[in-house]
Formats: sequence, structure tokens, C1' cells
RNA sequence: GGCUCCAUCGUCUAGUGGUUAGGACACUGGGUUUUCAGUCCAGUAACCGGGGUUCGAAUCCCCGUGGAGCUA
Repeated sequence: GGCUCCAUCGUCUAGUGGUUAGGACACUGGGUUUUCAGUCCAGUAACCGGGGUUCGAAUCCCCGUGGAGCUA
């Protein structure tokens, strides 16, 4: 240099065009407990950036950024 793949809450991850963007752990608050742990309930929190296609994009296309792999 060429090719392929990946990027979603703090972390891990689901989501193949229309759903309130879901779940686990973590965190915060509350219940239970003498306290802690555990457990139960509730809550905060995310689509890498730009553009395009479409009535509608996390999802499809292009460019960029970052990462991984293969190849010379």
C1' cells in the first nucleotide's frame, strides 16, 4: 500500500428499515436487616464524526477517525 472485520449507557452486550434503543454487571435512592453482606423495588446513563438514500436509519451507501486481522 491492498483486502476484510469492528465501533451502542461507566463496563460487557442484544437490536438485519418503523417498538419508549433492551438486558447483565456497576452506580444512586428506597424497603428488608441492630449494622454490613445478600435480597427486593425504583432511578441515572449510550448509537464514533460528517454526508447521502428513504415517508422513516443504530440498521443501507460514501468519506473520515480509531481499533483488529490477512497479505505484499
RNAcentral holds the sequence, with entries from ENA. Predicted 3D model of a 72-nucleotide RNA (transfer RNA) from a Candidatus Moraniibacteriota bacterium. Its Rfam family is "tRNA". The family's RNA type in Rfam is transfer RNA. The coordinates come from a structure-prediction model, not an experiment, and the mean pLDDT is 81.